[in-house]
RNA sequence: ACAGGUCACCAGACGGUCGCGGCUCUGAGAAGGGCUGAGGAACGUCCGGGCUCCGCAGAGCAGGGAUGGUGGGUAACACCCACCCGGGGCAACCCGCGGGCCAGUGCAACAGAAAGCAGACCGCCCAGUUCCGACUGGGUAAGGGUGAAACGGUGGUGUAAGAGACCACCAGAGUGCCGGGUGACCGGCGCUGCUGGGUAAACCCCAUCCGGAGCAAGAUCAGACAGGCAACGUUCGAGGCUGCUCGCCGAGUUGUCGGGUGGAUUGCUUGAGGCCGGUGGCAACAUCGGUCCCAGAUAGAUGACCGUCAGUCGAGAAGGGCAACCGACUCGAUGACAGAACCCGGCGUAUCGGUGGCCUGUCCUC
Numbered sequence: 001a002c003a004g005g006u007c008a009c010c011a012g013a014c015g016g017u018c019g020c021g022g023c024u025c026u027g028a029g030a031a032g033g034g035c036u037g038a039g040g041a042a043c044g045u046c047c048g049g050g051c052u053c054c055g056c057a058g059a060g061c062a063g064g065g066a067u068g069g070u071g072g073g074u075a076a077c078a079c080c081c082a083c084c085c086g087g088g089g090c091a092a093c094c095c096g097c098g099g100g101c102c103a104g105u106g107c108a109a110c111a112g113a114a115a116g117c118a119g120a121c122c123g124c125c126c127a128g129u130u131c132c133g134a135c136u137g138g139g140u141a142a143g144g145g146u147g148a149a150a151c152g153g154u155g156g157u158g159u160a161a162g163a164g165a166c167c168a169c170c171a172g173a174g175u176g177c178c179g180g181g182u183g184a185c186c187g188g189c190g191c192u193g194c195u196g197g198g199u200a201a202a203c204c205c206c207a208u209c210c211g212g213a214g215c216a217a218g219a220u221c222a223g224a225c226a227g228g229c230a231a232c233g234u235u236c237g238a239g240g241c242u243g244c245u246c247g248c249c250g251a252g253u254u255g256u257c258g259g260g261u262g263g264a265u266u267g268c269u270u271g272a273g274g275c276c277g278g279u280g281g282c283a284a285c286a287u288c289g290g291u292c293c294c295a296g297a298u299a300g301a302u303g304a305c306c307g308u309c310a311g312u313c314g315a316g317a318a319g320g321g322c323a324a325c326c327g328a329c330u331c332g333a334u335g336a337c338a339g340a341a342c343c344c345g346g347c348g349u350a351u352c353g354g355u356g357g358c359c360u361g362u363c364c365u366c
């Protein structure tokens, strides 16, 4: 220099004019002044919590949902960190819905002779027949062909031809011992010819966890109104305790027609909070000290215009260079995705442009 990886960050700046929400001050009022006012995703509402209300008497059985390598972090998680195993990449690094298919049951299109304790289509070998083309019976998984997948690989012994049938080495599996690690797991030395397919985002099995509804939750104040009918039920038990049983509580429950309101206050924003520094930890994170206060609308404010500068793009262009090309300067255009609504922690998705740290590979120069 070029190509890449990874972790972060910015999301135009300044000034002027007009306008809007909140708080506050002055003022009798009209009005005026000051401070403050969206995001990295405020989004999707997919997970996990706080908070609020409802339920809570427990036991057994049955059922449902979620999670799934190991160890940590956290209020918690399906999140994060570190590591292990498998796969990809020369590498930095990236990806993995990553428990169990020697508990059971099931499933596999097409092709192919044969697809699960398999299988003889071609080929090879033996026997018989023969019209000498071949046919019939048997053996054979070494070779060919099919397939995503055909029951280890290479070489030899052996054989009619063959075959872990036997042998050596290699790969794997099971098993015994030793060593390392908290662990997932890794390494070493033997033994057994054992060579046992895939699929659990198939039923299922194992381990752990799991009440419901949501700020239109809920509370207070003010205001308004009109109840009727039907069904079931009150020791012959409605309804509730997640489905059932036992057990417990014990008077209303449900449907339908009709009427009223649709205002204010609160919840409401100080919180697992932001920033800076120290300490512990590989890290996620924890802890200590200092410092800061940073939107609270309710049909929903956070906007519009102008100027200067910066960024990007396009056109022109002094000039430089053998060339590709670079390019002071001038003019014009342009700013993405999107927008709070109880609050946090994540994940996922969208995003014009731009910046920085660290790392990897190749080449060049000193």
Base pairs, nucleotide, nucleotide: 001362002361003360004359005358006357007356008355009354010353012309013308014307015306016305017304018303020037021036022035023034024033025032026031039337043348044347046346047345048344049343050342051214052213053212054211058246059245060244061243064210065209066208067207068206069083070082071081072080073079084098085096086095087094088093099205100204104203105202106199107198121144122143123140124139125138126137127136128135129134152170153169154168155167156166157165171195172194173192174191175190176189177188178187179186180185218266219265220264221263227257228256229255230254231253232252239249240248241247273292274291275290276289277288278287279286280285311334312333313332314331315330316329319326320325
The prediction has a mean pLDDT of 76.
Bacterial RNase P class A, 366 nucleotides, folded computationally.
It matches the Rfam family "Bacterial RNase P class A". Its family is annotated with dimeric ribonuclease P complex, ribonuclease P activity and tRNA processing in the Gene Ontology. Rfam's curators write: Ribonuclease P (RNase P) is a ubiquitous endoribonuclease, found in archaea, bacteria and eukarya as well as chloroplasts and mitochondria.
The sequence was found by an Rfam model in a public genome assembly.